[in-house]
RNA sequence: AAGCAAGAGGGUUUGAUCCUGGCUCAGGGUUAAUGCUGGCGGUGUGCCUAACACAUGCAAGUCGUGCGACGAACUCUUCCUGAUUGGUUUUUAAUCAGUCAGGAAGGGGGAAAGCGGCGAACGGGUGAGUAACACUUAGGUAACCUACCCUCAUGACCGGGAUAACUCGCCGAAAGGCGAGCUAAUACCGGAUAAUCUUUUGAAGGUGAGAUUCCUCCAAAAGCAAAGUUUUGCUGAAAAAGCAAAACGCAUGAGGAUGGGCCUGAGUCCUAUCAGGUAGUUGGUGAGGUAAUGGCUCACCAAGCCUAAGACGGGUAGCUGGUCUGAGAGGACGGCCAGCCACAGGGGGAUUGAGACACGGCCCCCACUCCUACGGGAGGCAGCAGUGGGGAAUCUUGGGCAAUGCCCGAAAGGGUGACCCAGCGACACCGCGUGGGCGAUGAAGGCCUUCGGGUUGUAAAGCCCUGUCAGGAAGGAAGAAUCCGUUUUUGCGGAUGACGGUACUCCCAGAGGAAGCCCCGGCUAACUCCGUGCCAGCAGCCGCGGUAAUACGGAGGGGGCAAGCGUUACCCGGAUUGACUGGGUGUAAAGGGUCCGCAGGCGGUUAGAUGUGUUGGUUUUGAAAUCCUCUGGCUCAACCAGAGAAUUGGAACCAAUACUAUCUAACUUUGAGUCAGGAAGAGGAAGACGGAACUGCCGGUGUAGCGGUGAAAUGCGUAGAUAUCGGCAGGAACACCAGUGGCGAAGGCGGUCUUCUAUUCCUGAACUGACGCUCAGGGACGAAAGCGUGGGGAGCGAUCGGGAUUAGAUACCCCGGUAGUCCACGCUGUAAACGAUGGGUGCUAGGUGUCGGUCCGUUAAGGAUCGGUGCCGAAGCUAACGCGUUAAGCACCCCACCUGGGGACUACGGCCGCAAGGCUAAAACCCAAAGGAAUUGACGGGGGCCCGCACAACCGGUGGAACAUGUGGUUUAAUUCGACGAUACGCGAAGAACCUUACCUGGGCUUGACAUCCGCCUGGUAAGAGCCGGAAACGGUGAUGACCCACCUUUUGGUGGGAGGGCGGACAGGUGGUGCAUGGCUGUCGUCAGCUCGUGCCGUGAGGUGUUGGGUUAAGUCCCGGAACGAGCGCAACCCCUGCCCGUAGUUACUCGUCCUUAAAGGACAGCACUCUACGGGGACUGCCGGUGUUAAACCGGAGGAAGGUGGGGAUGACGUCAAGUCAUCACGCCCCUUAUGCCCAGGGCUACACACGUGUUACAAUGGUCAGUACAAAGGGAAGCGAAGCCGCGAGGCGGAGCAAAUCCCAAAAAGCCGACCCAAGUUCGGAUUGCAGGCUGCAACCCGCCUGCAUGAAGCCGGAAUCGGUAGUAAUCGCGGAUCAGCCAGGCCGCGGUGAAUACGUUCUCGGGCCUUGUACACACCGCCCGUCACGCCAACUGAGUCGGGGGUACUUGAAAUACCUUAUCCCAACCCGAAAGGGAGGGAGGGUAUUAGAGUACACUCGGCAAGGAGGGCGAAGUCGUAACAAGGCAGCCGUACGGGAACGUGCGGCUGGAUCACCUCCUUU
Repeated sequence: AAGCAAGAGGGUUUGAUCCUGGCUCAGGGUUAAUGCUGGCGGUGUGCCUAACACAUGCAAGUCGUGCGACGAACUCUUCCUGAUUGGUUUUUAAUCAGUCAGGAAGGGGGAAAGCGGCGAACGGGUGAGUAACACUUAGGUAACCUACCCUCAUGACCGGGAUAACUCGCCGAAAGGCGAGCUAAUACCGGAUAAUCUUUUGAAGGUGAGAUUCCUCCAAAAGCAAAGUUUUGCUGAAAAAGCAAAACGCAUGAGGAUGGGCCUGAGUCCUAUCAGGUAGUUGGUGAGGUAAUGGCUCACCAAGCCUAAGACGGGUAGCUGGUCUGAGAGGACGGCCAGCCACAGGGGGAUUGAGACACGGCCCCCACUCCUACGGGAGGCAGCAGUGGGGAAUCUUGGGCAAUGCCCGAAAGGGUGACCCAGCGACACCGCGUGGGCGAUGAAGGCCUUCGGGUUGUAAAGCCCUGUCAGGAAGGAAGAAUCCGUUUUUGCGGAUGACGGUACUCCCAGAGGAAGCCCCGGCUAACUCCGUGCCAGCAGCCGCGGUAAUACGGAGGGGGCAAGCGUUACCCGGAUUGACUGGGUGUAAAGGGUCCGCAGGCGGUUAGAUGUGUUGGUUUUGAAAUCCUCUGGCUCAACCAGAGAAUUGGAACCAAUACUAUCUAACUUUGAGUCAGGAAGAGGAAGACGGAACUGCCGGUGUAGCGGUGAAAUGCGUAGAUAUCGGCAGGAACACCAGUGGCGAAGGCGGUCUUCUAUUCCUGAACUGACGCUCAGGGACGAAAGCGUGGGGAGCGAUCGGGAUUAGAUACCCCGGUAGUCCACGCUGUAAACGAUGGGUGCUAGGUGUCGGUCCGUUAAGGAUCGGUGCCGAAGCUAACGCGUUAAGCACCCCACCUGGGGACUACGGCCGCAAGGCUAAAACCCAAAGGAAUUGACGGGGGCCCGCACAACCGGUGGAACAUGUGGUUUAAUUCGACGAUACGCGAAGAACCUUACCUGGGCUUGACAUCCGCCUGGUAAGAGCCGGAAACGGUGAUGACCCACCUUUUGGUGGGAGGGCGGACAGGUGGUGCAUGGCUGUCGUCAGCUCGUGCCGUGAGGUGUUGGGUUAAGUCCCGGAACGAGCGCAACCCCUGCCCGUAGUUACUCGUCCUUAAAGGACAGCACUCUACGGGGACUGCCGGUGUUAAACCGGAGGAAGGUGGGGAUGACGUCAAGUCAUCACGCCCCUUAUGCCCAGGGCUACACACGUGUUACAAUGGUCAGUACAAAGGGAAGCGAAGCCGCGAGGCGGAGCAAAUCCCAAAAAGCCGACCCAAGUUCGGAUUGCAGGCUGCAACCCGCCUGCAUGAAGCCGGAAUCGGUAGUAAUCGCGGAUCAGCCAGGCCGCGGUGAAUACGUUCUCGGGCCUUGUACACACCGCCCGUCACGCCAACUGAGUCGGGGGUACUUGAAAUACCUUAUCCCAACCCGAAAGGGAGGGAGGGUAUUAGAGUACACUCGGCAAGGAGGGCGAAGUCGUAACAAGGCAGCCGUACGGGAACGUGCGGCUGGAUCACCUCCUUU
């Protein structure tokens, strides 16, 4: 180099977007537990908690070939006695052989115990302690040991005295002990012998960095050993003893092997809110001790030693190979297996031994348990099983030594809860099965349904097969030969298996015995119905549930995994979310307030040396297992075995020398500094001086106010203020110059002059020669406020007092005014200490201002360059905003800081401070966000532009009265329901006495008042007069008595069917609910000018552009410009009415003409000219002229015209908003009622009445009222209708019935107006409510509850408070007429019609609504928004707390068991050696005593950690509590930071600072032209 290996994201902040950032999910894992479920087998694995306590059994014995004694059963030999059988003979006797019984001796055998040897220090368990040379790795031991084993060498001689067992006695409940007596040894002792051993001394050589020390060798002196047993042979009477050989032992030494001891380098958790620790402490000398070094111990001497590279302290923890995860780097863990360590109820101690300070040994203390005769004893499962307890939770009191291994033995063999097996547990991994094929009437059932069907589903049934596992029957291993026998052989033969009658093989039978769990809103694969109704519940995050829930519960269906599936807990991952790989710090969390500077880190040029880092190679190590690769063995796999690779690490050696480092030498040098000559400045400190202003005081002039505010008041002033002039005093600050100008590290610095002092820049290139950069800790400086002491005090001014404002006003405004502000000295040490941007160096386009130099240049203009300071911009960067040679660009060096929000700029602790307080700085708990930038809206007590009867101007009303009407409220049996700001309230309702009617009371009906269908019945059927009951509905009775079709029949008729009726069943019916499930329709913004799209372009994106801008319009109307070009829905126009003209037509309209009649009148004929009617055209388009304007659009004026700039009016309502209104017009989903929430009927109610509101009518009068006379409309309606004339009645009305389905007749009189008369200012000749009487009309019916008429009555009211409505021209105002609904009518309402007919608009400041642009925003349910703090209540955690309780170690003192060492050994005891014949003595030893050390105990003290606690203070959380309104808009006083004072609270005010302040103006700069 090739090659190989290999990293995925999603949900959640927003109206939407990008970013930051946390939370959360998908994956893998586990000594697991838990819920539901559960067929088989293999392989593993199984107290993580109480190192809590333990019943019972077992877990370490063995050797008789070391020894003595004893010796059961059994057995051998011999002998004796007796009996007996047989033989022989010498025949009642002997002898031989045998048998039996007894006895004796000896041998074998060996239960149990003892002496002795070896083992018991291994194996097995546990992880409490331990942060340490404990562990890991690499070394050292010149400072050591090593039983058993192997090799070599040498030796093994002569003696001696005891003791256990045993016997006897005694004590004791027991455990056990004591005394006396006997005895053996490979037990013990003495002596001899010996060096290559040990010690000492001396000399030489070697290795080595180093030698008194190690090795080799030499010499000398002294010292130290031992044990026998068995077998065979020989001698021998002898198995007495001896000799020889062999085997096993024994002693000494040397070597090996194995195993250890000690020492060292490096590595090994958290905490600095643990910063100083240490007296045997550090070292030395000497001694003791040990196998051995060493303060290991001791005496003396010295005063050291460790520590920011973290000592000391606290917390936690056995360490490792490895395991899990991860792409890796890492992170987490250390169960099984393996290595090491530590421990054995807690603590201490030694003894024995090769080895222990000893799990199944000893002694002592403590705690606990047990036995006890109360005197005293016994015990230690963290061995295997097992028990209790603890706990969410973890197994059999199994079999066997057959195998592997270990101990003992010469061996046979014995022992072995090590181990091999079995048992229990789905605890884990792996494998297998629960069947396979065919099978559509797509069965039944379930579920859903749009009722057609779909789905479950080839699924089942059925047919045909197979036979794993389980079941039954038969057979049946390997694991086992190393042992024994025989042999001496290359052998042969034999015995031994817990597992186990197991694995495995074969046969039989038959689909038979074998499927669950979780999930189905998104993430995340999988959808419907029912139930429930913010309930019950779910939830990993987001979040579901308030009557249509794919999210709760059930069901059907589906998805996933599968003998398991979910859940919980924990670890890694995802998380590049601690970033070495691989992050950041202008505004999101984050640059220290600034500088100096030690340690540390980093560092210019040249040459050389070394070879530290670095690189390469070699050697060695990195245990095995594990992981990986290959191969092999269990049928496969899991599992196991073999081989390899790997073990990324350590050490040693060799080599390389670019870079790094160190050292040496050099640099006439570029970093840094010095020097010389210039220059600049509010740099700092001290002193002196100056003028303006201000206040006070004195004096003069002068008189009634001054001052202050939005307006006022407090205050000052006739005791003379303010104003003004002169003089004096005082303190503080320095106008103009003044400038995004200058200086300084920052804070900061501003009159002038002087002194002292520091810095920077430029030029020169003389000097030094890397002297540098950064900087934890440390030090210095550090605005304002504040503190201490002493001064000073003019102005200003926290606190405070007063006046206002206000609901309140602890504020904003005003009048006073203390501390303070000033000075000196000393503290404090913080700010939005900001460029929210640490310092240094280099590099990367420019343009344009300005400050200080230098140079060029005709000095001017201008240019070049160095150093500052601004703006705009390239590349690049950025989430965007923006930054951009003054970087937030590209790199390097060093420091500081960040890691979700709140809690918390907090608590505790520590340090500092006089105090205020500062610095450092958590946790519990709560949340799923908090946040940055930008976008679109909405909003603003932000800005600009512009509209509208929006204001203003004018006219008339409402609000006051009475009445009408609607609503609220109240009442009621019911007062049916709906509509509620604008956009409900003379609205639905264009007609509530019954009806309507939906409400109430009462009476009735139940397939129903109405529709369709099915089954059965029905001719005296349907219908039904009349009668009875009844308020009616209804119930009963009932004369009479049918219709249509077909067939039959002579006929009255008969049969069948239909219609109708009855019964039953499906169903009807509902003005019952939901307008927040809906359709349709409607209101409103608003007839406002807007709302969008396609393509393109810009932006990461939301989105923008177009649609903004300059003009213009009623208009997004049009023009111009323009990264836009076009288009759609809206605007306008097209439609209707009206205004002028023309044409056509001419009755019922009209009337030029003629005639007739009348009081008068188109009455008749005639006519279509006019009016008019109703159809069609014309006309108006800024077309023309002038001006303005951009040569535009357009506007202004004018002409003409009936009409002029949309002529007037109407219809027409964009995208959308208000879950606006309507389920009671209608329709419709779902829910509800079904002898009633349906239907029918009578009566009542909707008409109630203390009140309140809306909309109206009539008025209050003379512009009027009354009376009399008189004139002129339009638009409508009319057959169950309009109804003429005429007559009657005061009148309503009655009689009447001509005419008219209407340009013909009728309603129909228009009224205001005009003419005339009266009234004469009053509650009236205004006003008409109310009430009485009498009538009329409609209608079954006017009591509740109709309208009208006449007479009588004659209320309030004399123009209406706050407030509020309509209207810009044929409008308002005023006057009447008609119509719908309708029997009538509560209509004064509504919808139309015409008559008469004004006033005013300066203007856009303000109110309301709207449009466009822009700006701010913490709003997006969009300001009716958001949101802060106190208080009250509940819950939670933590802090503090008089105290109290406990844990831990520490210090001092007292006491102190066992044990060891030393001393002593007066007293008591003692075999070995010595003396002695002995007695006895000596030496020596032991007991005892003392000292030292010490476990433990006690007392005192302080420290530290924790539990509880009245009370205290703050914090967090909690659908609808209280008070205010602090913040977000200029948030209504811009906000915020630090500090001080004050206040119920948010907060207010003072001083200084910041912009992270809107708006307007000005200045400066920049960009474009």
Background
The RNA shown here (small-subunit ribosomal RNA) has 1569 nucleotides and comes from a Candidatus Omnitrophota bacterium. The prediction has a mean pLDDT of 84. Its Rfam family is "Bacterial small subunit ribosomal RNA".